[in-house]
Model confidence (mean pLDDT): 85 of 100. This is a predicted structure of a 472-nucleotide part of an RNA (small-subunit ribosomal RNA, 5' domain) from a Patescibacteria group bacterium. NCBI's taxonomy places the organism under Bacteria, Bacteria candidate phyla.
Context: one part of a larger RNA
RNA sequence: GGAUGAACGCUGGCGGCGUGCCUAAGACAUGCAAGUCGAGUGGGUUUAGGCCCACGGCAAACGGGUGAGUAAUACCUAGGAACGUUCCUAUAGUGGGGCAUAACCAGCCGAAAGGUUGGAUAAUUCCCCAUGUGAUCGCAAGAUUAAAGAUGCAAAUCGCUAUAGGUGCGGCCUGGGCACCAUCAGCUAGUUGGUAGGGUAACGGCCUACCAAGGCUAUGACGGUUAGGGGCCCCGAGAGGGGAAACCCCCACACUGGAACUGCGACACGGUCCAGACUCCUACGGGAGGCAGCAGUUUGGAAUUUUGGACAAUGGGCGAAAGCCUGAUCCAGCGACGCCGCGUGGACGAUGAAGGCCUUCGGGUUGUAAAGUCCUUUUGCUCGGGAACAAUUUUUGAGCGUACCGAGAGAAUAAGAGGUUGCUAACUCUGUGCCAGCAGCAGCGGUAAUACAGAGACCUCAAGCGUUAUCC
Numbered sequence: 001g002g003a004u005g006a007a008c009g010c011u012g013g014c015g016g017c018g019u020g021c022c023u024a025a026g027a028c029a030u031g032c033a034a035g036u037c038g039a040g041u042g043g044g045u046u047u048a049g050g051c052c053c054a055c056g057g058c059a060a061a062c063g064g065g066u067g068a069g070u071a072a073u074a075c076c077u078a079g080g081a082a083c084g085u086u087c088c089u090a091u092a093g094u095g096g097g098g099c100a101u102a103a104c105c106a107g108c109c110g111a112a113a114g115g116u117u118g119g120a121u122a123a124u125u126c127c128c129c130a131u132g133u134g135a136u137c138g139c140a141a142g143a144u145u146a147a148a149g150a151u152g153c154a155a156a157u158c159g160c161u162a163u164a165g166g167u168g169c170g171g172c173c174u175g176g177g178c179a180c181c182a183u184c185a186g187c188u189a190g191u192u193g194g195u196a197g198g199g200u201a202a203c204g205g206c207c208u209a210c211c212a213a214g215g216c217u218a219u220g221a222c223g224g225u226u227a228g229g230g231g232c233c234c235c236g237a238g239a240g241g242g243g244a245a246a247c248c249c250c251c252a253c254a255c256u257g258g259a260a261c262u263g264c265g266a267c268a269c270g271g272u273c274c275a276g277a278c279u280c281c282u283a284c285g286g287g288a289g290g291c292a293g294c295a296g297u298u299u300g301g302a303a304u305u306u307u308g309g310a311c312a313a314u315g316g317g318c319g320a321a322a323g324c325c326u327g328a329u330c331c332a333g334c335g336a337c338g339c340c341g342c343g344u345g346g347a348c349g350a351u352g353a354a355g356g357c358c359u360u361c362g363g364g365u366u367g368u369a370a371a372g373u374c375c376u377u378u379u380g381c382u383c384g385g386g387a388a389c390a391a392u393u394u395u396u397g398a399g400c401g402u403a404c405c406g407a408g409a410g411a412a413u414a415a416g417a418g419g420u421u422g423c424u425a426a427c428u429c430u431g432u433g434c435c436a437g438c439a440g441c442a443g444c445g446g447u448a449a450u451a452c453a454g455a456g457a458c459c460u461c462a463a464g465c466g467u468u469a470u471c472c
Stems, first nucleotide, its partner, number of pairs: 001472004006468005013342006019335002021300001026298003030295003035058003040055006065253003075177006083170003087166008095129004104119006134145004149158003179225003186216003191213008228250004232243004255276005278289004306332001308331003314328001315326004345375004355366004381408005389399001416461005421442003427456005437444002
C1' cells in the first nucleotide's frame, strides 16, 4: 500500500447493487416451512354448491439449513467393469375368479395420548387360476414367470403388466494429487492371500467355514494434533503466500448413540423403533417434544436483521384439467457492513466590512470567504401523469402508484474526521514546567515546547474519517 462476512470511537444527506451469528452442532415460547388426486374407492354430513373421515396412488430421498465429525469409505483429476433406475420411447399383452380390511355402527377401557372386542362393506388394496410375444435357468428336452382399471354418447385419452432401448442420475473399483508432529518407529489375526458357500442391484474378507502365513513401513506405516474438499477469493510483475463468508459442484450431519422398515431411491432434518440426557403435560397409572428450515426468543459474545408481503414471475410436488401447496423463490423492512454514483449550490462581488488570531503596532491573516446582486433546482418536499416485468385470444402484478416523466415553491433539507518534530502533506500564540501528558518508530516534557493541553491558521481524505484485529 492492498484486502475484510469485521468490531470500536466521532460524525452522518440520497440512490443503485450486494451483503449481514465468524462465538454456544447451546437451549428454544409462538406461527408458518409438504402436500396433492373425487377422472382409483367406501362412508359421514349438507336443500344444494360443497365440506369432512378413511382405504388407495404419487410426492414427501427434491428443495432449504449447518460444518459437528472426517487426513480418507471424503474431495479433485484421469480411467475402469461386475451394477441399479421413478421417468421417456418402442413392441406385445391387459382373460377368469376369490379372501379380507379401514372409515362407519354397537359395546368396553383410559385424565389424556390412545387402545380394544364384535358386526357390515369397496377399490387402480391383497390373493389364486389361465395365457406366454417375451424374459430367467438350462447343451438340449424342458421348467418357472404378469396385469387394473378409469373418464367419455362416441372417437379417443390416461393408466396397468412384460421386455428391449435411451438420456440423465446413482452405487462400485483403480492410478495420481491432497496439512503439521519422528520429542509418534515399528503396525496388523478377518489381519494378507486361496478354496467353498452365504449375502448384495453389483465386484469384493462384505460375511462364514477350512487352508496357507502372509500384508504395510524411512518413497514415513502406526499413532497424535488440526481440518469438510473443490471451483473460487485476497495479496503479488511473477514465482509464490494466505483464505475456504456470500454464489456453484461434491461430501457429511439433523438433540446424543444404535437399528431396521417402506420404497426406484433413505438406513430418512419437519417418518418408525430402542436406549440416554434435557424440557413439558398428568387424575401419578402414564404420555408428549426435537428451529444446524423462515421469522423470532434466550444465553454466549467486540459483533450480525423483520415473529413482513406474494405465489405475479422462475422452479418444484400432485392432478386429465381447473387448480391446490410451496418461509424454494420473487419482493419489501432494518444496518454507511462493502462497492459504485450523486449532492450539500453557481457566477459576480474590496472600503479587502465586522469578529477571531498574530504583530516589529506600520500592519498581516482568516479572505471573494461573508454580506450584497443575479441565477440554477441535482437531491429532498408538494401536486399531476405513470410503465416494463404477462409467457396467452381473454384473465392474471406481491413488489407498486414503484421506476420514470411533467409542474411548483425555495439556497432552500444536507460536513465531518484525522493530522500539522522527522519518517510525512501541513505553524504560530497562550498555558504547563521530567508535572499533567503524548507516542507506530526515533523520541518529546526539568520556564521561551512547531512533539503535552487550548486557540487560531493550515494539510489530507470526505458521507465518511480514524483506531484495533487478521492476511499478503